Background: A computed fold for a 350-nucleotide part of an RNA from an uncultured prokaryote, annotated as small-subunit ribosomal RNA, central domain.
[in-house]
Context: one part of a larger RNA
RNA sequence: CUGGGCGUAAAGAGUACGUAGGCGGUUAUUUAAGUCGGAUGUGAAAUCCCCGGGCUUAACCUGGGAACGGCACUCGAAACUGCAAGACUAGAAUGUGGAAGAGGGAAGUGGAAUUCCGGGUGUAGCAGUGAAAUGCGUAGAUAUCCGGAGGAACAUCAGUGGCGAAGGCGACUUCCUGGUCCAACAUUGACAUUCAGAUGCGAAAGCGUGGGGAGCAAACAGGAUUAGAUACCCUGGUAGUCCACGCCUUAAACGAUUAGAACUAGCCGUUGGGGGUAUUAAAACCUUUAGUGGCGAAGCUAACGCGAUAAGUUCUCCGCCUGGGGAGUACGGCCGCAAGGUUAAAACUC
Numbered sequence: 001c002u003g004g005g006c007g008u009a010a011a012g013a014g015u016a017c018g019u020a021g022g023c024g025g026u027u028a029u030u031u032a033a034g035u036c037g038g039a040u041g042u043g044a045a046a047u048c049c050c051c052g053g054g055c056u057u058a059a060c061c062u063g064g065g066a067a068c069g070g071c072a073c074u075c076g077a078a079a080c081u082g083c084a085a086g087a088c089u090a091g092a093a094u095g096u097g098g099a100a101g102a103g104g105g106a107a108g109u110g111g112a113a114u115u116c117c118g119g120g121u122g123u124a125g126c127a128g129u130g131a132a133a134u135g136c137g138u139a140g141a142u143a144u145c146c147g148g149a150g151g152a153a154c155a156u157c158a159g160u161g162g163c164g165a166a167g168g169c170g171a172c173u174u175c176c177u178g179g180u181c182c183a184a185c186a187u188u189g190a191c192a193u194u195c196a197g198a199u200g201c202g203a204a205a206g207c208g209u210g211g212g213g214a215g216c217a218a219a220c221a222g223g224a225u226u227a228g229a230u231a232c233c234c235u236g237g238u239a240g241u242c243c244a245c246g247c248c249u250u251a252a253a254c255g256a257u258u259a260g261a262a263c264u265a266g267c268c269g270u271u272g273g274g275g276g277u278a279u280u281a282a283a284a285c286c287u288u289u290a291g292u293g294g295c296g297a298a299g300c301u302a303a304c305g306c307g308a309u310a311a312g313u314u315c316u317c318c319g320c321c322u323g324g325g326g327a328g329u330a331c332g333g334c335c336g337c338a339a340g341g342u343u344a345a346a347a348c349u350c
Stems, first nucleotide, its partner, number of pairs: 003322004007304002012318001014201003021194002025088003029084001031082001033081002035077004040072003049065006091191001092188004096183004103177007110154001115149007125136002162169002206247006215241002220236004259316005266295012299306002323350003332343004
């Protein structure tokens, strides 16, 4: 390399969009590039293979044949692929009418709670723990009532509920905005799918500038525990957590399962639509469709398990793996303010 693989053994890129490329629905016609058949030429000799011959045999030498997997040219075939020019509607998209939603962005508003500040009442404790102590408090704390300030997060509803490509999204209102689903028709007529490179998005932490800072809390300090305790526990507490703009681009970024398409028993929930039965209506039942869960037949699997949301049976494209350590490291390149990221070896060793 081929092969074989990628839920858990090594292996699906964090995710999307999309260029080149790959691959691509039904039907009739043309063409003849691929494809298939025939003929001709060429494919030096030697070598290899087969049948013979010669050295006493063999190696070796030698005659003939085959082969030389190929190339060129020519005559044909037209099923399949391609090309050309038509047609179609089952894929895809658009339109019309409905529907649900923590999908995204901006602005405004609200109540509960914590903390702090002012005032009232009130007096000796409060806080904390396994037990304590550090800490706070007679300069009046804790508790309680009233008022105020400020920041952050949104109890109940809440649900293997919903939405989003993923990261993720949860108080309320308004504005702007993306996607999805359903029903019946209409329109376009393969416009599809996958996607190297490229590009966008991408939790938390971290970085830069300027704000903000209630609670929490790396670092740090003190008190305990302990043989020690650079910890677990306690009292404090700064970055940070929040906002704006700009970077960083990584996660057990997980369903450890790439995307798209087709086919293959059933049963039970649940969410959003549609249709129907009966009904005053609601509820209920039947059915269909798009999700989201639990079992399970066949089948698959090393087993665990998966099982129409496949890890079953197939097709298309991309990514990735190839014993452990060295190592996701060194060197170099690219990116970054830095931290570092990305690409990515070898010696050696078992």